[in-house]
C1' cells in the first nucleotide's frame, strides 16, 4: 500500500432499496412485598462516526476523511 465489513440511547444490536429512529440491558419513579431480591407498570435518555453533494426532504443514495475488525501484500 490494496480488498472487504461495520461506528444508531450508558451497553449489546435492530431498523426502512429516502418521509424525522427501536428493542433488550441498564437508570429514575411507582405497585406488589416486614425489607431487600424477583416481578409487573410507568417514563426519561439519539447533532443515527465527521465533513461536503444530491433531494423538498437523508440513520439510507454518492464522494471525501477518521475509529475498530478482518484478509491480501
Nucleotide at each position: 500500500g490494496g480488498a472487504c465489513c461495520g461506528g444508531u440511547a450508558g451497553c449489546u444490536c435492530a431498523g426502512u432499496u429516502g418521509g424525522u429512529a427501536g428493542a433488550g440491558u441498564g437508570g429514575g419513579u411507582g405497585a406488589c412485598u416486614u425489607u431487600u431480591a424477583a416481578u409487573c407498570a410507568u417514563c426519561a435518555g439519539g447533532u443515527c462516526g465527521u465533513g461536503g453533494g444530491u433531494u423538498c426532504g437523508a440513520u439510507c443514495c454518492c464522494c471525501a476523511c477518521u475509529c475498530g475488525g478482518c484478509c491480501c501484500a